[in-house]
Formats: sequence, structure tokens, C1' cells
RNA sequence: GCCCGCUUAGCUUAAUGGUAGAGCGCCAGUCUCAUAAGCUGGUAUGUCUAGGUUCGAAUCCUAGAGCGUGGCA
Repeated sequence: GCCCGCUUAGCUUAAUGGUAGAGCGCCAGUCUCAUAAGCUGGUAUGUCUAGGUUCGAAUCCUAGAGCGUGGCA
């Protein structure tokens, strides 16, 4: 340099073109002498950026950015 893959909440990740979810974390309560665990509730302006297609885009198309014990040279 060319090709391929990936990019969604603080972290890990799900989601047939049709309401963006979960686990962990964090906060509060409950329980306990206390802590942890458990239980209940809460927390999140989250789809890398800019365009395009579509009634409708995380999802399809184009360009760009970043990443990779990836492949080729």
C1' cells in the first nucleotide's frame, strides 16, 4: 500500500428495514450489630462522522475517521 473485519450506555454486548434491550457497574432503599450477598426501585441526551435510498435506517448504499496478536505484498 491493497483486501477483510469491527465501531451501540462507564464496560461487555443483543436487536428480520417497524417502540433501541440485557448483564455488569453506579445511586437509593430493604435486610444485617456491621460489611458482603440477596431483594426492590432508580440511573443512561448510547447506534463513530457526513451524505444517499426508503413511508420508515443501528440495519441497505457512498465517502470519511478510528481500531485489529486479521490476510496479501
Predicted 3D model of a 73-nucleotide RNA (transfer RNA) from Rhodococcus sp. 06-156-3C.
The sequence is in RNAcentral, with records from ENA.
It matches the Rfam family "tRNA". Rfam describes the family as follows. Transfer RNA (tRNA) molecules are approximately 80 nucleotides in length.
Its mean pLDDT, the model's own confidence on a scale to 100, is 80.
Lineage of the source: Bacteria > Bacillati > Mycobacteriales > Nocardiaceae > Rhodococcus.